[in-house]
RNA sequence: UAUGAGCUUCGGGGCGGGGCGCAAAUCCCCACCGGCGGUUAUGGCGUUUUUACGCAUGAGCCCGCGAGCCGCAAUGCGGUUGAGUCCGGUUUGAGUCCGGCGCCGACGGUUAUAGUCCGGAUGGAAGAAGCUGGCA
Repeated sequence: UAUGAGCUUCGGGGCGGGGCGCAAAUCCCCACCGGCGGUUAUGGCGUUUUUACGCAUGAGCCCGCGAGCCGCAAUGCGGUUGAGUCCGGUUUGAGUCCGGCGCCGACGGUUAUAGUCCGGAUGGAAGAAGCUGGCA
């Protein structure tokens, strides 16, 4: 340095105000939230004469994954799984940066229809960090 094994820990946020109504954190107006990996520009910061090296941040709607849901011969396997190639700006270069506008959000429950309440869930998981042997 590469590869493989075992173990430990961590691993999802949000209804505040008003209206109608017998009744709504579920409808309507305003508000609020955004899991994991990748990419994120020749950008930023630090060191350096430069090359270069190091560090941090960065996409809900670009790519992929997870949960969820459906099916089955069921500790598993298969399927399914939302929304912007919007407008303007910077730039040689941006679906990612800056500004604006728009859009999306499992299942079951409920005096009334839920991304935000309650429940499965003190669960599971994408994965992240760390530790310990072994082998080359």
Molecule: FMN riboswitch aptamer (RFN element)